[in-house]
Overview:
The RNA shown here (small-subunit ribosomal RNA) has 1521 nucleotides and comes from an uncultured prokaryote. Its mean pLDDT, the model's own confidence on a scale to 100, is 83.
RNA sequence: UAGAGUUUGAUCCUGGCUCAGAUUGAACGCUGGCGGCAUGCCUAACACAUGCAAGUCGAACGGUAACAGAGGAAAGCUUGCUUUCCAGGCGACGAGUGGCGGACGGGUGAGUAAUACUUAGGAAUCUGCCCAGUAGUGGGGGACAACCCGAGGAAACUCGGGCUAAUACCGCAUACGCCCUACGGGGGAAAGCGGAGGAUCUUUCGGGACUUCGCGCUAUUGGAUGAGCCUAAGAUGAUGAGCCUGCGUCGGAUUAGCUUGUUGGUAGGGUAAAGGCUUACCAAGGCGACGAUCCGUAGCUGGUCUGAGAGGACGAUCAGCCACACUGGGACUGAGACACGGCCCAGACUCCUACGGGAGGCAGCAGUGGGGAAUAUUGGACAAUGGGCGAAAGCCUGAUCCAGCAAUGCCGCGUGUGUGAAGAAGGCCCUCGGGUUGUAAAGCACUUUCAGUUGGGAAGAAAAGCUUAGCGUUAAUAGCGCCGAGCCUUGACGUAACCAACAGAAGAAGCACCGGCUAACUCUGUGCCAGCAGCCGCGGUAAUACAGAGGGUGCGAGCGUUAAUCGGAAUUACUGGGCGUAAAGGGCGCGUAGGCGGCUUAGUAAGUCGGAUGUGAAAGCCCCGGGCUUAACCUGGGAAUUGCAUUCGAUACUGCUAGGCUAGAGUACGGUAGAGGUAAGCGGAAUUCCAGGUGUAGCGGUGAAAUGCGUAGAUAUCUUGAGGAACAUCGGUGGCGAAAGCGGCUCACUGGCACAAGACUGACGCUGAGGCUCGAAAGCGUGGGGAGCGAACGGGAUUAGAUACCCCGGUAGUCCACGCCGUAAACGUUGUGCACUAGGUGUGGAGGGAUCGACCCCUCCCGUGCCGUAGCUAACGCAUUAAGUGCACCGCCUGGGGAGUACGAUCGCAAGAUUGAAACUCAAAGGAAUUGACGGGGGCCCGCACAAGCGGUGGAGCAUGUGGUUUAAUUCGAUGCAACGCGAAGAACCUUACCUGGUCUUGACAUCCUACGAACUUUCCAGAGAUGGAUUGGUGCCUUCCGAGACUGCCCGAGAGGUGCUGCAUGGCUGUCGUCAGCUCGUGUCGUGAGAUGUUGGGUUAAGUCCCGUAACGAGCGCAACCCUUGUCCUUAGUUGCCAGCACGUAAUGGUGGGAACUCUAGGGAUACUGCCGGUGACAAACCGGAGGAAGGUGGGGACGACGUCAAGUCAUCAUGGCCCUUACGACCUGGGCUACACACGUGCUACAAUGGCCGGUACAGAGGGUUGCGAAGCCGCAAGGUGGAGCUAAUCCCAGAAAACCGGUCGUAGUCCGGAUUGGAGUCUGCAACUCGACUCCAUGAAGUCGGAAUCGCUAGUAAUCGCGAAUCAGAAUGUCGCGGUGAAUACGUUCCCGGGCCUUGUACACACCGCCCGUCACACCAUGGGAGUGGGUUGCAAAAGAAGUGGGUAGACUAACCUUCGGGAGGUCGCUCACCACUUUGUGAUUCAUGAUUGGGGUGAAGUCGUAACAAGGUAGCC
Repeated sequence: UAGAGUUUGAUCCUGGCUCAGAUUGAACGCUGGCGGCAUGCCUAACACAUGCAAGUCGAACGGUAACAGAGGAAAGCUUGCUUUCCAGGCGACGAGUGGCGGACGGGUGAGUAAUACUUAGGAAUCUGCCCAGUAGUGGGGGACAACCCGAGGAAACUCGGGCUAAUACCGCAUACGCCCUACGGGGGAAAGCGGAGGAUCUUUCGGGACUUCGCGCUAUUGGAUGAGCCUAAGAUGAUGAGCCUGCGUCGGAUUAGCUUGUUGGUAGGGUAAAGGCUUACCAAGGCGACGAUCCGUAGCUGGUCUGAGAGGACGAUCAGCCACACUGGGACUGAGACACGGCCCAGACUCCUACGGGAGGCAGCAGUGGGGAAUAUUGGACAAUGGGCGAAAGCCUGAUCCAGCAAUGCCGCGUGUGUGAAGAAGGCCCUCGGGUUGUAAAGCACUUUCAGUUGGGAAGAAAAGCUUAGCGUUAAUAGCGCCGAGCCUUGACGUAACCAACAGAAGAAGCACCGGCUAACUCUGUGCCAGCAGCCGCGGUAAUACAGAGGGUGCGAGCGUUAAUCGGAAUUACUGGGCGUAAAGGGCGCGUAGGCGGCUUAGUAAGUCGGAUGUGAAAGCCCCGGGCUUAACCUGGGAAUUGCAUUCGAUACUGCUAGGCUAGAGUACGGUAGAGGUAAGCGGAAUUCCAGGUGUAGCGGUGAAAUGCGUAGAUAUCUUGAGGAACAUCGGUGGCGAAAGCGGCUCACUGGCACAAGACUGACGCUGAGGCUCGAAAGCGUGGGGAGCGAACGGGAUUAGAUACCCCGGUAGUCCACGCCGUAAACGUUGUGCACUAGGUGUGGAGGGAUCGACCCCUCCCGUGCCGUAGCUAACGCAUUAAGUGCACCGCCUGGGGAGUACGAUCGCAAGAUUGAAACUCAAAGGAAUUGACGGGGGCCCGCACAAGCGGUGGAGCAUGUGGUUUAAUUCGAUGCAACGCGAAGAACCUUACCUGGUCUUGACAUCCUACGAACUUUCCAGAGAUGGAUUGGUGCCUUCCGAGACUGCCCGAGAGGUGCUGCAUGGCUGUCGUCAGCUCGUGUCGUGAGAUGUUGGGUUAAGUCCCGUAACGAGCGCAACCCUUGUCCUUAGUUGCCAGCACGUAAUGGUGGGAACUCUAGGGAUACUGCCGGUGACAAACCGGAGGAAGGUGGGGACGACGUCAAGUCAUCAUGGCCCUUACGACCUGGGCUACACACGUGCUACAAUGGCCGGUACAGAGGGUUGCGAAGCCGCAAGGUGGAGCUAAUCCCAGAAAACCGGUCGUAGUCCGGAUUGGAGUCUGCAACUCGACUCCAUGAAGUCGGAAUCGCUAGUAAUCGCGAAUCAGAAUGUCGCGGUGAAUACGUUCCCGGGCCUUGUACACACCGCCCGUCACACCAUGGGAGUGGGUUGCAAAAGAAGUGGGUAGACUAACCUUCGGGAGGUCGCUCACCACUUUGUGAUUCAUGAUUGGGGUGAAGUCGUAACAAGGUAGCC
């Protein structure tokens, strides 16, 4: 030292991405009151108009262009003014000569990776002004500017002649010190100016000499902190530069070799100075894996930002150093420059020009253009600080101090304070009650900071100058210096700071956010649109995520966004990470450098540790103080500066040196084990082939086939032979080897391990970057060989296709020799070596003991396995053969994809290998484990699931539903199982929701209010009706006599109404898995956790049913039971039911009396529990068999449906949120439609016939329904039905004749005496009404159909099949539905297979869960990138050319003041010429880098494209390398 979000259904881990923090020379958006202090071109070292930024000295000089006094002259005249002229004498001073300064100050960061910087040292140096010391400052000379004259030029400027001064220049003299030296000697200086003075001298009368002081000058030495002077302490006092060295200072090895003045020496030259700095000669060195050279990038530091720190990033402002000044080169002058506002040359650019020629350099301060997201005034002043010149006054100073602009940053202040509930109004929300905005406002009472106005008002100022007291210098009371006193003034800022007064809450609040991270929630709008987004992600009609509003949160003159840095990130891990499976151990070994290294003695003191000294600039950071009202800011002191250097010590450890030891390592001796290696020889089995014999029609192959072989004789079988390859059994988680790898036998050569004994050497060791060797298979080269197998290839199959899997053939290859290749899932996915840390049990080798022994025992020495403790691990697992605990060394990793790709390089014959990126893109990719789901995985089990059976559907006709089509409408819903005779238990009108047309608008319906009228009813007219108009009767009930209540029509509005939408907003109800046996919980235990355990296991069951076992023990919802019904019995009760016995009666009948036995009815009870017996089983649960029993193992049937799944169905049963309509999407009416019809499907009915049809006769149910009803008998009709009306509110009457069956007859296998559709005619019934569109009857008609393809459904017993009966709905209208009984089978070996389900287990890349996931080509769009004929730039190497200015060397030409001279000249100099070096530039040829390029290669991303289905399950051929 703080974490969070995000991979998953969930978990742990790995790992990336993202966020919260701090910061900035910032920019942008919105907003903006004041002050203080800071800061302000990060881009184009791009180009610059204009002004300013470096001058000064008359006390160096000749002078006088300008100005001002004084003087002289002239003119005008207002007699003291103006104008003009003269005059350097004075104040001064343009230009010039000369001196000092322009090398500082100021700017910028282009270049520079070391000629730089930092830090610590060093020796071979220079140093103007300054200080101190020493010695001087004597005497001469010749010029050149200015000026004058002349000439040229547009200009800049230049040339010629003449005059002149100096602190300009040159000699001579002198030389303490200085320099050179051959130690004899030689060489070399100077300048004066100013103030003052009055003795002496001189004078052209101005002065000068002289004296003195000051400032200068010359020579020289020393000085800058280890020194000088000086002193009691103390105080004073002049610095910069050049050179050298050590350590440190970015990235790239896809830059590995670089270097010829290069490395060293000698000699010469050169410099202030060491030095290849330079030249000649000699030698051949020097640098480099501890990274040379090359490329890219970059000014360095103090420090700044961040961080707990270590670090990381940066190098604005301030400070130190460096470099640069339009670009390149060069020197001059000077103390200092190779010079920002100097010179020369070249180049580019700009400007002027008379075209001949010239001028310029803001990276100084302002400012302009340009670039850019972006950065200020063409301000004031030298008042302060500092600098230059000067003796000084002073002048100059865009250094500096100030002001202006900018919220750019930091800091401070304000925008009011108190009170105030009617909790105002308004806004927003609302469950309509209220809540919130909110004490907020208003109101009341106060205050006045800041801003405003007025008045006052410090400090920044010290000096200098003038006058003067004192001291020093001096001859001097001049002058000068020092130190006092007095006088006189000096402020840009500044309308300042600060203080006071005045008035009034008056002038002063915004920005972002509110899904999670992350503080803060509602409404409306929108409807995957518009938009948001830092990450995860929001938005498809109820969005806390978009937009607006209300409210809230955060910060506040700011707030957000963007960019950037550090942090979080232990995500490069020194502090502080890893590598079995997540990314990551090199394929293996040998070994170089390097790293590390046993015991012991002595020395040393390099590392190490300690002390001291020096340094580590200041500022900054930190601490303690001080000053601005505070703070920021400023300031004093301290600490710190972790470093370097020097020195003195310590000596444990490491190193080094010397010596010793034997435990590490090795050598020798001994006997073993072994598929260790290389080479040669030998062997048998098998395959194939050839030859021969026997033999005949097939063989072979497959899921099934075919291709193929075979009558030219195969296959089969026998006998010889040939040839190649591989070595069964033994054989083993056995052996050997470093790994790759090694397997018949024999021999030769040869490597290594282990063991025993303990002789010898004496640390000889471990690891190992580069390097070298070995290195499966495939592949390559050359030459052999070739039996079998067998890429490619051919053929046959399979398939939608099948470039595959299967089959028949078959070439390379596989084999040998030699040479390459150098890779593998080269794996134990685990580097090598050493040491330590419980055990148990196999096995190979060795040894020991005993033994006749091979058996056995022991040691635990070496190898090789398994299990397991501690420990470790994310888990899985590892566990003395570590993945434990440590040490040493090497290799490797840092999100996924792009990609082991591209480019480059190296290697290779090639294939290719090694090394190895980036752009771009995603928010994951991944490991282990968990729960599910799934599997053309496994095991166990169940179900009419299959099988075994019976009967159907699918074919026909019809009925009915659906799709489709049609239509004005064919209302709507239901759509795999689980929609389709479903909602609908019944559409002619109604229903009805649909369509056409006609109407109504508080409405057909509900509540309230007002008013009239009882309600209600009769009749007529118009109209299709709704409706409209007219009309009759009636006056009720309660009453306190006012009215109230019900109802009707009218008006107003609240509000009604909606079968309009959303079943994906919902409730309720329902379907389905499934009557399947499951689904969970509490506590405990295990696991980091998700979770597990329980619930698994052994049995058993219909069942998670029960038993046993068991880290589980219990419990709940389900199962079962309890409920209903049915089957047996008992009991109670007998009417409408019953009738055995008794009696009566009838043609007959429980008809009657009576009976209560039976049946039956409907109440109550009993019974069945594996209870009993035998067997099996584990002594259990249970199962099997049996007895008894009406019934036997849940007796049959029903109701009853766990946790949940399907966003399953229903807003059209009902209810309901939201949305929508409101003279209509509401309501009423007429007619139509829902009934359509080429077609397709589902469900049914009737059939196809003889187990049948038809005719006649005869018998037996159950359960229901009935008063708007069932409706008898009788009569009529062929019949439907009509008539009739008894009886019945039902065990009484009615519907109501049950049918199949049985008996008899007929039909005789045919489209029929089967079948009945369709159609014609005639009727019946219901109903306002049967046209669209009812049912039924009769007569006539008599279609398809002769048992139904693929496929498919139901059923396990009173079941299927078959036969009829009833009911609901209903006026009428069933082949449907729901019930009822009659007759009444067949079959089940069994669980391999299909379907569904349960449990356990296994795999998984699935979790929307296999209807999953997912791969590749192709097509389209976009993006970045590689190659590419080339093209265009930049940089650079080499070889040449070229050669300005300049410097150095040479000089034969020209010129020439000082000095010398013998007067001729010489010395010296200048110009010219020339040589060397060299910038620009040019040529040739390379290297490298950037951009671009027709086209081309792959890659990424995208939407619902196309083709297949490679992978994940045994993924349907296991997968992978």
Annotation
Its Rfam family is "Bacterial small subunit ribosomal RNA". Its family is annotated with structural constituent of ribosome and ribosome in the Gene Ontology. RNAcentral holds the sequence, with entries from ENA.